[in-house]
Context: one part of a larger RNA
RNA sequence: CCAGAGACUUCUAGUGGGACGAUGAGACCCCGUAGAGCUUUACUGUAGCUUGUAGCUGUUAAUUUGUGAUGUUUGCACAGAGUAUAUGGGAGGCUUCGAAGCAAAAUUUCCGGAUUUUGUGGAGCCAACAAUGUAACACCAUACCUUCAUUAUGGAUUGACUUACCUUAAUGGGAACACCUAUAGGCGGACAGUUUGAGUGGGGCGCUACCCUCCCGAAAGAAUAUCGGGAGGACCCUAAGAUCAGCUCAGUCCGGUUGGAAACCGGAUGUCGAGGGCAAGACCAAAAGCUGGUUUAAUUGAGAUCUGAAAAGCAAGGAUUUCAGGUACGAAAGUAGGGUCUAGAGAACCUCCGUGUCUCUCUUACUGAGAGCCGGAAUUGAUAGAAAAGCUACCUCGGGGAUAAUUGAGUGGUGCCAUGCUAGAGUACAUAUCGACCAUGGCGCUUGCGACUUCGUUGUCGGCUCUGCUUAUCCUGGUUGUGCAGCAGCAACCAAGGGUGCGGGAGUUCACCGAUUAAAAAGCAUCGUGAGCUGGGUUCAGAACGCUGUGAAGCAGUUUGUUUUAUAUCUACUAGAAG
Numbered sequence: 001c002c003a004g005a006g007a008c009u010u011c012u013a014g015u016g017g018g019a020c021g022a023u024g025a026g027a028c029c030c031c032g033u034a035g036a037g038c039u040u041u042a043c044u045g046u047a048g049c050u051u052g053u054a055g056c057u058g059u060u061a062a063u064u065u066g067u068g069a070u071g072u073u074u075g076c077a078c079a080g081a082g083u084a085u086a087u088g089g090g091a092g093g094c095u096u097c098g099a100a101g102c103a104a105a106a107u108u109u110c111c112g113g114a115u116u117u118u119g120u121g122g123a124g125c126c127a128a129c130a131a132u133g134u135a136a137c138a139c140c141a142u143a144c145c146u147u148c149a150u151u152a153u154g155g156a157u158u159g160a161c162u163u164a165c166c167u168u169a170a171u172g173g174g175a176a177c178a179c180c181u182a183u184a185g186g187c188g189g190a191c192a193g194u195u196u197g198a199g200u201g202g203g204g205c206g207c208u209a210c211c212c213u214c215c216c217g218a219a220a221g222a223a224u225a226u227c228g229g230g231a232g233g234a235c236c237c238u239a240a241g242a243u244c245a246g247c248u249c250a251g252u253c254c255g256g257u258u259g260g261a262a263a264c265c266g267g268a269u270g271u272c273g274a275g276g277g278c279a280a281g282a283c284c285a286a287a288a289g290c291u292g293g294u295u296u297a298a299u300u301g302a303g304a305u306c307u308g309a310a311a312a313g314c315a316a317g318g319a320u321u322u323c324a325g326g327u328a329c330g331a332a333a334g335u336a337g338g339g340u341c342u343a344g345a346g347a348a349c350c351u352c353c354g355u356g357u358c359u360c361u362c363u364u365a366c367u368g369a370g371a372g373c374c375g376g377a378a379u380u381g382a383u384a385g386a387a388a389a390g391c392u393a394c395c396u397c398g399g400g401g402a403u404a405a406u407u408g409a410g411u412g413g414u415g416c417c418a419u420g421c422u423a424g425a426g427u428a429c430a431u432a433u434c435g436a437c438c439a440u441g442g443c444g445c446u447u448g449c450g451a452c453u454u455c456g457u458u459g460u461c462g463g464c465u466c467u468g469c470u471u472a473u474c475c476u477g478g479u480u481g482u483g484c485a486g487c488a489g490c491a492a493c494c495a496a497g498g499g500u501g502c503g504g505g506a507g508u509u510c511a512c513c514g515a516u517u518a519a520a521a522a523g524c525a526u527c528g529u530g531a532g533c534u535g536g537g538u539u540c541a542g543a544a545c546g547c548u549g550u551g552a553a554g555c556a557g558u559u560u561g562u563u564u565u566a567u568a569u570c571u572a573c574u575a576g577a578a579g
Stems, first nucleotide, its partner, number of pairs: 008579008017571003022565001029400004034396002036392004042194005048187008058161014075144001082137001085143005092126003101120008165174003197210001198208002206227001211233006234383001235277001236339002241295007249273001251269006275284002278344001280342003299325009327336003351377004356373001358372005408452001410449002413447001415443006424434002461536001462534003466528001467525005474499003477494006502514003542560004546555003
């Protein structure tokens, strides 16, 4: 100096692995004392409908019914002449203005009779007395029951009318009904406003750990959590309270007719093992237990302390103690403000009850009504106490990785792989081969767990495409053992260079099946790979079936349907060019 190759720098054209790439305060999930749409036997209301009453609203007739007045009529146990309503008065009353008797008619009836009217008749009849009886009759008065008539005044029902009123363009039709107005009751998602709790190893379903008591947990002061463990309470009792007195229980042993292991009686022993209304713990023997007597202190007021509620505050409730009044028991000292102690509990408003020489308002013969003060009852268990059902895939907003579904990271029970030990199987023999029980590991592929990352977004199953890696090796290669004659196998060691395919139905991964093959190995790479494809599945809106639900709707039930964006700055890689 020539030719070739590589590195480096710059550039051109591409591909889309990465920049948890861009776009869009996640639509799934949860939360919010957020919203909206829809449903209903959620709550509370409103239209509307309906029923009663009143007004608008007048005339008339009939029927029926209530009340008052006048008149009329009626009243039967037995006994008693006999049909005695009750009470009072009463010794007389009625009668030629026609008595008794007779006849007829009407009404009524307990079938005996009674009353009234008319005719006839022409002078007496009734009561008292006596008898019967609870009551004694004539006559008079006042009432009650029953019946009828007249009259007054209401109600109800039915019919007729026309002038209100309604309706029609009008004739007309309807008609005191209806319409309309007012008021009261009922029905009333047609419409409206709202509610529909919390805790929670995501939420839902379940449950209540949402109020109170005891024991453990609780780490020897106090206090102490979990959907930690074991149990209870939301009462009961006029005695199961108070007081005074007496007594001693459980068990064991001995004895006694029926009588037995256990019934009842007697004796001995018996420090608490019994019993104390109930959970547990504590406490209790001349008692706090058992039995008996008398009783109501389970009483009326006032104050304080402790607790409820550790170290801030906090109500109801609970307990203890003192003062005053009155009381029970006891001879007295004394004890007693419920139950031996720790559970058995409940605000305001409204309502009801009680009390008083109280306060206020109104009224008034200081009588009555209402409000207040004080005491009590009735209840809120989501228990320091709203009056309250659901659906949403048609959904919306604000937030959350404080919280689920996918990846990752953690863990590894489960899963897979391996090892130790040999019981046993293998005719005989643990280890050719197989190997229980037990024990020890590895991996991070299955399925879980927890909830660390991500909800101002990491695109979610499977397939297609394409590349790299691991070895715990399916084939091919090299070896060892054999219950290895050979062929073919079985088991083990080294080994990841290469290979590991094609089909059937199902969205399938997986699995099953078919014919081949040397073999048709297992896995990993954000369950590799959607700014590469697909979109069959899952997982929006439409629709249908079955089932569930009163319904809106719902269903890891089924079926059909259903927009897959844009771009390449950096980086990476591929091909090329220049220096």
A computed fold for a 579-nucleotide part of an RNA from a Nanobdellota archaeon, annotated as large-subunit ribosomal RNA, domain V. The coordinates come from a structure-prediction model, not an experiment, and the mean pLDDT is 80. Its Rfam family is "Archaeal large subunit ribosomal RNA".